Context: one part of a larger RNA
């Protein structure tokens, strides 16, 4: 100088309080201890491990297990040398492979001699390793926190370690600014500057739109570019303008004009630094350590096991709700090894069929919740849907371990959940569907999108994290 304190003061935060809805009680899904198993690969373990790595394990992935194989190697340079690549095809095996058989002398430059270039055997330097050490180590990421904080130079004090500056009054979301002051200035941070959103113009009209003219089943088609909407450029908000309060200040309350009001909502953008946080199994990388294996192919298994615990989800215990019928309104992303209309078949999942579109043009595509109507009438039910049986479909070489979908048939727990605990301040919560990545097939997950759309917040004594000044200290 720190860092602590059941030590003071001051101020912030969905911290607390108000409030909504949940978790914790059930059934299932999913990651985790545990068992367990030949193997159930590894990692991650308060907050900051546990729908984490995994934006998707049938085989493949795959690292594990058990077998069957190879030893210069699946996969790479060099280099010497001998061959010639390459097509059909047979035994054996589970496949890896092994042993054969048929054919054919190829490409490129060159007349040619020859050269290259590519494949394949030996030979020899070497490969190879998801072993091990994240406490060797880069790079990347979390966290504390989007908290306002961390510092330098010159000055000046002080034997020095170090102090000032940064404290001190105000004042802010901010070490924001302002005014004081031995300090003046400055650097990372804060803010702005980037992006989408909210208004208005301007340009620009096809695939879009349709207001006035005509026409249609249909903005269908003529015509139009006005509104929509696209999608470039611009205007717009700065406490600027009034009033009031403050120290004539920074700035606060109020007003007015405005689509927007005091950072307008959002998001991207994370100081110095901690925690020997995480990651050698994304990759690089020092060191150890295998080298006929710990490398490497290959074929079944295994990660999917199940007395149980524990996070984190889905679905429900109904009547603000359940079945049938009708009917209406999104946004954003997505499509050629693709989306797949129209129509026909099949109660359906789905088959057929093939227009059309690389796509404001055609497709996926029906949004659902809602509103109209009928019906159940408080029951373990016309709630719930778990689990189980039969019979199918779709993807795949293959759905037996072990995919997802449908159809009758079965209908389990469940009647709102102990301590205890969890998110949320507004287009939020809460509810409703929709889409994308990954993917061959698989979504209750994740990332995103738009619909309906709430209650509270008197405060800051208390819990839990933070800032800033002071105080004590037997800590380092």
């Nucleotide at each position: 100088a720190g860092a602590c304190g059941g030590g003071g003061g001051c101020c912030c935060g969905c911290a607390c309080a108000a409030g909504c809805g949940g978790u914790g009680g059930a059934g299932c899904a999913u990651g985790u201890g545990g068992u367990u198993u030949a193997a159930u690969u590894c990692g991650a373990c308060g907050c900051c491990a546990c729908g984490c790595g995994c934006a998707g394990a049938a085989c493949c992935u795959u690292a594990c297990c058990u077998g069957g194989g190879c030893u210069u190697g699946a996969a790479a340079a060099u280099u010497a040398u001998a061959g010639u690549c390459g097509u059909c095809u047979g035994u054996a095996g589970a496949a890896a492979u092994a042993c054969g058989g048929a054919u054919u002398u190829g490409c490129c430059c060159g007349c040619a001699a020859g050269g290259g270039a590519g494949c394949u055997g030996u030979a020899a330097u070497c490969a190879g390793g998801u072993g091990c050490u994240g406490c060797a180590u880069g790079g990347c990421u979390g966290u504390c926190g989007u908290c306002a904080g961390c510092u330098c130079g010159u000055g000046u004090c002080g034997u020095g370690a170090g102090a000032u500056g940064u404290u001190g009054g105000g004042u802010u979301a901010a070490g924001u600014c302002c005014c004081g002051c031995a300090a003046c200035g400055a650097g990372c941070g804060c803010a702005a500057c980037c992006c989408c959103u909210g208004u208005c113009c301007u340009u620009a009209g096809u695939u879009g739109c349709c207001a006035u003219c005509a026409u249609u089943u249909a903005g269908u088609u003529g015509g139009g570019c006005a509104c929509u909407c696209u999608a470039a450029g611009g205007a717009g908000a700065c406490c600027g303008c009034c009033g009031g309060c403050g120290u004539c200040a920074a700035g606060c309350c109020g007003g007015a004009g405005g689509a927007a009001g005091g950072u307008g909502g959002g998001g991207a953008c994370g100081a110095c630094g901690u925690c020997a946080a995480g990651u050698c199994c994304u990759c690089a990388u020092g060191g150890c350590c295998c080298c006929u294996a710990u490398g490497u192919c290959c074929a079944g298994g295994g990660c999917u096991a199940c007395a149980c615990a524990c996070g984190u989800g889905c679905u429900a215990c109904a009547a603000u709700g359940g079945u049938u019928g009708g009917u209406a309104c999104a946004a954003a992303a997505c499509g050629c090894a693709g989306c797949u209309a129209a129509c026909c078949c099949g109660c359906g999942a789905g088959g057929g069929g093939g227009a059309g579109c690389g796509a404001a043009u055609c497709g996926g595509a029906a949004a659902a919740a809602g509103c109209c109507a009928a019906c159940c009438u408080c029951a373990g039910u016309a709630c719930g849907g778990a689990u189980u049986g039969c019979a199918g479909u779709c993807u795949g070489c293959a759905a037996c371990u072990c995919g997802a979908c449908u159809g009758c048939a079965u209908g389990a727990a469940g009647u709102u959940g102990g301590a205890a605990u969890c998110g949320c301040u507004a287009g939020u919560a809460a509810u409703c569907g929709c889409u994308a990545a990954u993917c061959a097939g698989c979504a209750g997950g994740u990332a995103g999108c738009g619909g309906u759309g709430a209650a509270u917040a008197c405060g800051u004594u208390c819990c839990c994290g933070g800032g800033c000044c002071u105080u004590g200290u037997a800590c380092a």